[in-house]
């Protein structure tokens, strides 16, 4: 910094998602070790235990203990009174949206205990009290009485001020009220003492005045969200008077006045402590507010005072109310959000540890004492750094696993092992810091001498078995998580088989998974690895820095105008933004950076640095303010013009209807054809005539006019706005414009008229499976006036309003100017409209382009992924019907723009083809042959559906064969080969048995080498057998794993590539255009020029000829010769044969055509415009079609899914389709009789001829190994019969009888003779084949084959009709056009039902939870009044008692919690309900996407 992810691909938009960082983190695996941190995010729930605040030379009283005979004297717990501190310090974040908090300022409106400094002073009395002692009540908590006693407790005097108040004078200064000092004269108010070393001592103690700290009001100006909270407020706002406070202030009363806030967001509701800072970010920003530090605010919840220098008090106090505990039931106690712990809640958070050594804090003169603050230490990978788990060398590249080209390789892999070394760190064992200086005490020093202040000397460490160092042992104790389809480094094998499962997003998984789970291997981080969550970021995806609105999500329907924001020229002035300086501040801490301490790092320490505000000085250019001033911005005047601008009223013609009446006769209307419907009671039609209402043809236009909607006949009145000329007059008067206010199509509403056409609803009548529709008759609202509502439309230019800039060229409207013209009228030129083309420049393209979508600039609207949903709720607004505003849960990973490129369209053009058309002849009816479906069967093996189906199958009776039944074999029937053992082959027969097969018998070989005289013996080989190991077999699976071959579109003109050129880009150009062709065939043209695959040509055949050659082919001419015959000699003319050549190329000639390509006709020619045919099949497309021809990867079987061997199927039959044969009759049927081919085959063969048989055939055999011999026509054409019939047509079926060919014709061969003699008289719907030697029709031959074609391959003989055209059907090709399709129309794809899930909504209600009203009751306390009761200090008074003063009662006001209404706001449930969203195969119908078939 990016990435994946919408498409067949592309660009945009846009939304999803992911790589980073960071956490008080949780969870799952896995865990060696140090060091710094960090640890209830939830229940501000509840809390047993134990600690967290005491202390102390005032003062008292002295359990007990020690010395002493005693007297006494040393010590001293515990306790009270006093004083100080409990208001620090520690938690916690519920409350709070505030002067709470940050920031900068005010106090002239304050206060401060302990601490500094300073001035002054501490005089003389008194009277109680607790504790203790006695004595009571209580379970207790606690608490009465009587009696003693002290103070620094307490009081009463005195003395006093620069203190406080009150009178007087007069002065300085300021910031509005005011400060400040001074003089005068009077009144009020202080005190406490203790120690001892006995002083100028220390420590306390009054009074002032300064400080210093601390505190407390006040202001500015920042600090969440919601408008679906717009109004709010009666102490309210503000005066006066008084009261209260430390102070000011409605902070509180009484009066008066009616103010105060508010869109720049009162007021209300939700939510929140709030900064420093923290993470993130390039930054500005977002998001947080744990640990630290700075404020606040609470402390069971709620209210209240008290003490005090400070509290409305965490560990005080009184009420009240929940909880809980204890209890003799009377009555009490109690507040862990202090450290530790306990339950609970919950994914989750630690030990009821030591210590006052250290810093801090309270008390004390001090030691000293308390201190869960704090310091340490203990659990937890919770986080952040640092370490380490060893290093070298080592190849039998060991074993194992795994893998593969599999009997040897390759991974792991120098990795192990081994050898040779190393000691961090753990173990051991030993020494050993800082952190400790104070302060005590003791001895100097200093001063006259204390006190301070200094020097030695001795003390104090919880951590601590410390850090650190050193020894000894010893590779010994210390690796693991997660990932491996793309995004993202990193692939095998095996298992599964939309199952199990993975998955951040895109997606994997239906038999070959680099994605699932396992195994090897590998990547990546490492004591951690994954994962969840939550934040920044990427994301310029809310856009200040930095986006947009013509089609992507987005311009308000449209004007006027209020706030409001911006605004022409010049001068002066001011200095409010706005720039500079200098000044304070911007707390430590943390970031930054630079240096230093721990071994490094984390950690820590020094120093630097801080955007903000505030004051202060100074500039004035620019905005602003203020004062003059211009005149080009705006506006006003004169002249002139042009309109369907708008309102009223009258007018008027053509149509339409409908009545009248005349002519007139059967139909008219209507559609795609038709029906309803009108009409013989006379329609339609045509002619006069009369009403009625709407709406103005022609003019009419790229045209005028309005702000928008909209606006059209004619006049005639009011009327509003625009140009244009003059330059006459004000003099910035402008622009937008949130609210608001006006208008504002159509369709509706209401009232009241009006209705001729036309038309929802409705009714018919077609259409249709169905038509609540399109079509058709027909019809009401309403369309139309007046009035008044509604307030939206694809209200569009889908383009917000002003202003200026910024090539043209062309067309029209309306107006000025100025030149030519007799004029008609034409040129230039200017302003103000309306189009059109097009330059820069702008877009994602598309396109927009002076009329901007271009440059700028002002102001306003509006958008932020698709569905939900413009819905609900809640407000407003309307009679209603609706309109404005306007979410959310769920839910998808895309929704969309513009283009390309193709495919498709019941879209458009061109063009072709036996596509139609014209024509032949047929299929489909019948009978058979075949061959599939189906059905049956033990099996009817399999395969194949436009592009199967006389197909694989060029030929099932066994064999074939892959089916089925039985019957056998298991290394196998057949192949390759490795050990160990036998043996020798071929042939031949018996028996058994359906055969395989078993047994017997007869038979005993071949080859090589070695020995042996020889027989013979040893060994190897070939060949069999048996055993056993590798392994063989498999028509068994997938053709959707393949290869190879093969169909199909199609012999269709097409596909397609280098280079250039255009485009961001897919892609386009070239291949389009104009001609032309069979043809992308070739011409011309052109940003394209070129080139390959196809197309033609080359190859074969056939039509003509010419050379050349002649046998088995021919025979003219010569000879011989036969009953005839090229039969013989010869012969090469001529047919034939087979080789090699010509031949045909629009070459010529006329027209036509662009002088072209080429087309039309015409000589000539055997052939003429590709002469006929044939062979040839581009780029691809159907996961086409074949694993059953072959080959083959992978799965199955292996005494069977192999194999072998009988028999039986494949030949079955209610049926249905294809493909054929034969018919059906006279252009025939029979019979006789006479004629002509071609191109093939033949030696396991064709078989002449003779002879037989009615015949198939058979006997018996010539020739032929082939132009030599044999197979060998038929339709025609002569002759006769048949006479229109189910026939002398037609052959099926069926009996007999037979002939071939096979071991064998039962299932299940073909033929032949006889006899039988069905169906069927030319075939409904549809359909199929042919353009010439073709259809049609005639035989013949050949594959296969023992034998079996009506199929198929081929061959000739006879031998025709018709094409006018391209409108239609089918198919193709080219070019456009439109798409929401790209699996590509067999596509997409809309709705209601049925089901299942799921989240909101409305509900008669019902329960809760807030926060206010308003009445009622009122605890405790403060305040006032009251005080009859009761009481030491001070006065009278001898006492008594009085007085002064106080207290309890009591009572008023205020008021907490409490009850009572009736609203409100807001949750949670609900019988039933409406719609919404998700969900592989549900039902119905096809609405949109193509002219979607009614745009």
């Nucleotide at each position: 910094a990016g990435a994946g992810u919408u498409u067949g691909a592309u660009c945009c938009u846009g939304g999803c998602u992911c790589a980073g960082g960071a956490c008080g983190a949780a969870c799952g695996c896995u865990g060696g070790c140090g060091g710094c941190g960090u640890g209830c995010u939830u229940a501000a729930c509840a809390c047993a235990u134990g600690c967290a605040a005491g202390u102390c030379a005032a003062c008292u009283u002295g359990a007990g203990g020690g010395g002493g005979c005693a007297a006494c004297u040393c010590u001293g717990a515990a306790g009270g009174u006093g004083g100080c501190g409990g208001a620090c310090g520690g938690g916690u974040g519920a409350g709070u949206a505030a002067c709470a908090c940050g920031u900068a300022g005010a106090c002239a409106a304050u206060c401060u205990g302990c601490c500094c400094u300073u001035u002054a002073g501490a005089a003389a009395g008194g009277g109680a009290u607790a504790a203790c002692u006695c004595u009571g009540g209580g379970a207790a908590a606690c608490u009465g009485g009587a009696a003693c006693u002290a103070a620094u407790a307490c009081c009463u005097u005195a003395u006093a001020a620069u203190a406080u108040c009150u009178u007087a004078u007069a002065g300085c200064g300021g910031c509005a009220u005011c400060g400040c000092a001074a003089u005068u004269a009077g009144a009020u108010u202080a005190a406490a003492g203790u120690g001892c070393u006995u002083g100028a001592c220390a420590c306390a103690c009054u009074a002032a005045a300064g400080g210093a700290u601390g505190a407390g009001u006040c202001u500015g100006c920042g600090u969440a969200u919601c408008a679906u909270u717009a109004g709010c407020u009666a102490g309210u706002u503000g005066g006066u008077a008084g009261g209260g406070u430390a102070a000011c202030g409605g902070c509180c009363u009484a009066c008066c006045a009616a103010g105060g806030c508010g869109a720049c967001g009162a007021u209300g509701a939700u939510u929140a402590g709030c900064u420093g800072g923290u993470c993130u970010g390039a930054g500005a920003g977002g998001a947080u507010g744990a640990u630290c530090a700075g404020c606040c605010a609470c402390a069971c919840u709620g209210g209240g005072a008290c003490u005090g220098a400070g509290a409305u008090a965490c560990g005080g106090c009184c009420c009240a109310g929940a909880c809980u505990c204890c209890u003799a039931c009377g009555g009490g106690g109690g507040g862990c959000a202090g450290c530790a712990g306990u339950g609970a809640g919950g994914a989750a958070u630690g030990u009821u540890g030591g210590g006052c050594a250290a810093u801090g804090g309270g008390g004390g003169g001090a030691a000293c004492c308390c201190u869960g603050a704090c310091c340490c230490a203990g659990c937890a990978a919770c986080g952040c750094c640092g370490c380490g788990u060893g290093a070298g060398u080592g190849a039998u590249g060991a074993a194992g696993c795994a893998g593969a080209u599999u009997u040897u390789c390759u991974g792991u892999g120098u990795a192990a092992a081994g050898c040779u070394c190393u000691g961090u760190u753990a173990a051991u064992u030993g020494g050993g810091a800082a952190g400790a200086a104070a302060g005590g005490a003791u001895u100097g020093g200093u001063u006259a001498g204390c006190a301070g202040c200094u020097a030695a000397u001795u003390u104090u460490g919880a951590c601590u078995g410390u850090a650190c160092c050193a020894u000894u042992u010893g590779a010994g104790g210390a690796a693991g998580c997660u990932c491996c389809g793309g995004c993202u480094a990193a692939c095998u094998c095996c298992g599964u088989g939309c199952c199990a499962g993975c998955a951040g997003c895109c997606g994997c998984g239906g038999u070959a998974a680099u994605a699932c789970g396992g195994g090897g291997g590998g990547a990546g981080c490492g004591a951690g690895c994954g994962u969840u969550g939550u934040c920044c970021g990427g994301a310029a995806u809310u856009a200040u820095u930095g986006g947009g609105c013509g089609u992507a999500a987005a311009g308000g329907g449209c004007a006027u105008g209020u706030a409001g924001g911006c605004g022409g020229g010049c001068u002066a002035u001011u200095a409010a933004g706005u720039c500079a300086g200098u000044u304070g501040u911007u707390a430590a801490a943390a970031c930054u950076a630079a240096c230093a301490g721990c071994u490094u790092a984390a950690c820590u320490g020094u120093u630097a640095u801080u955007u903000g505000c505030a004051a202060u000085u100074g500039a004035u250019a620019c905005u602003g303010g203020u004062a003059g001033u211009c005149u080009u911005g705006a506006g006003u005047a004169u002249g002139a013009g042009a309109g369907g601008g708008g309102a009223c009223a009258g007018u008027g013609g053509a149509a339409u209807a409908u009545c009248a009446a005349g002519u007139g006769u059967a139909g008219c209307g209507g559609u795609g054809g038709a029906a309803u419907g009108c009409g013989u009671a006379g329609a339609u039609a045509u002619u006069u005539g009369a009403u009625a209402g709407a709406a103005c043809a022609c003019c009419u236009g790229a045209g005028g006019c309005g702000a928008a909607g909209g606006c059209g006949a004619c006049u005639g009145u009011c009327u509003g706005g625009c140009u244009u000329u003059u330059a006459a007059c004000u003099g910035a008067c402008g622009c937008u414009g949130a609210g608001a206010u006006g208008c504002g199509a159509a369709a509706g509403c209401a009232u009241g008229g009006g209705u001729a056409g036309c038309a929802a609803a409705c009714a018919g009548g077609a259409u249709u499976a169905g038509a609540u529709a399109c079509c058709c008759u027909g019809g009401u609202a309403g369309u139309c006036c007046a009035u008044g509502c509604c307030g939206u439309a694809a209200a569009c230019g889908a383009u917000g309003g002003g202003u200026a800039c910024u090539a043209g060229g062309u067309g029209u409207u309306g107006g000025g100017g100025u030149g030519g013209u007799u004029a008609g009228u034409c040129g230039c030129u200017u302003c103000a409209g309306c189009g059109c083309c097009g330059u820069a420049g702008c877009u994602a393209a598309c396109g927009c382009g002076u009329u901007a979508a271009g440059u700028a600039c002002c102001c306003c609207g509006c958008c932020u992924g698709g569905g939900g949903a413009g819905u609900a709720c809640g407000a407003u607004c309307g009679c209603a019907a609706g309109g404005u505003u306007g979410a959310a849960a769920c839910u998808c990973a895309a929704a969309g723009g513009a283009a390309u490129u193709g495919a498709c369209g019941g879209g458009g053009g061109c063009c072709c083809g036996c596509a139609c058309a014209a024509g032949c002849g047929g299929u489909g009816g019948a009978g058979c042959a075949u061959g599939u479906g189906g059905u049956u069967u033990a099996a009817u093996u399999c395969g194949a559906u436009c592009c199967a189906c006389g197909c694989g199958a060029a030929g099932a009776a066994c064999c074939u064969u892959a089916c089925c039944u039985g019957g056998g074999c298991u290394u196998g029937a057949a192949c390759u080969u490795g050990u160990a053992g036998u043996g020798c082959a071929a042939u031949a027969g018996g028996u058994a048995g359906a055969g395989a097969u078993a047994u017997c018998u007869a038979g005993u070989u071949c080859u090589c080498u070695c020995u042996u005289u020889a027989c013979g013996g040893a060994g190897g080989g070939a060949c069999g057998c048996u055993a056993u190991g590798a392994g063989a077999g498999g028509u068994g699976c997938u053709g959707c794993a393949u290869g190879g071959c093969u169909g199909u579109c199609g012999u269709c003109a097409g596909c397609u590539c280098g280079u250039g050129u255009c485009g961001u880009g897919a892609g386009a150009u070239g291949u389009u255009g104009g001609g032309u062709u069979a043809a992308g065939u070739c011409c011309c043209g052109c940003a394209a020029c070129g080139a390959g695959c196809g197309c033609a040509a080359c190859c074969c055949u056939u039509a003509u000829c010419a050379c050349u050659a002649a046998u088995u082919g021919c025979c003219a001419g010569c000879g011989a010769g036969u009953c005839a015959a090229g039969u013989c000699g010869g012969g090469g003319a001529c047919u034939u044969u087979a080789g090699u050549g010509a031949g045909a190329c629009u070459g010529c000639c006329c027209g036509g055509g662009u002088u072209a390509a080429c087309c039309g006709g015409g000589a000539g020619g055997a052939a003429g415009g590709c002469g006929g045919g044939g062979a040839u099949g581009a780029c691809g497309u159907c996961a086409a079609g074949u694993c059953c021809u072959c080959a083959u990867g992978g799965c199955c079987c292996u005494u069977a899914u192999g194999u072998c061997c009988a028999g039986g199927g494949c030949u079955a039959c209610a049926c249905a389709c294809g493909u054929g044969c034969u018919a059906c009759a006279a252009u025939g049927g029979g019979c006789g009789g006479u004629a002509c081919a071609g191109a093939g085959u033949g030696u396991u063969g064709c078989g002449a001829a003779c002879u037989u048989g009615u015949g198939a055939g058979a006997g018996u055999a010539a020739g032929c190994u082939a132009a030599u011999c044999a197979c060998g026509a038929a339709a025609a054409c002569c002759g006769u019969u048949c006479u229109u019939a189910g026939u002398u047509c037609g052959g099926a079926u069926u009996g007999c009888a037979g002939u071939c060919u096979g071991c064998a014709a039962c299932u299940c061969g073909a033929c032949u003779g006889c006899a039988u003699g069905a169906a069927g008289u030319c075939g409904g719907a549809a359909u199929c084949g042919c353009u010439a030697g073709u259809a049609a029709u005639c035989g013949c031959g050949g594959a296969u084959c023992a034998g079996c074609a009506u199929g198929c391959c081929g061959c000739g003989g006879u031998g025709a009709a018709u094409a006018c055209g391209u409108u239609c059907c089918c198919g193709g090709g080219c070019c456009u056009u439109g798409u929401a399709c790209a699996c590509a129309c067999c596509g997409c794809c809309c709705g209601u039902c049925a089901c299942a899930c799921c989240a909101a909504g409305g509900a008669a209600g019902u329960u809760g939870a807030u926060a206010g009203u308003g009445c009622u009751c009122g605890a405790a306390g403060c305040a006032g009044c009251u005080g009859g009761u009761c009481u030491a200090a001070c006065c009278c008074g001898c006492a008594a008692g009085g007085g002064g003063a106080g207290a309890a009662g009591g009572u008023u006001u205020c008021u907490a919690a409490g009850g009572c209404a009736a609203g409100a706001u807001u949750g949670a449930u609900g019988a039933c309900u409406g719609g919404g969203g998700u969900g592989a195969a549900g039902u119905c119908g096809u609405a949109a996407c193509a002219a979607g078939g009614u745009a």

This is a predicted structure of a 1495-nucleotide RNA (small-subunit ribosomal RNA) from a metagenome. The sequence is in RNAcentral, with records from SILVA. It matches the Rfam family "Bacterial small subunit ribosomal RNA". Gene Ontology terms of the family: ribosome and structural constituent of ribosome. Model confidence (mean pLDDT): 82 of 100.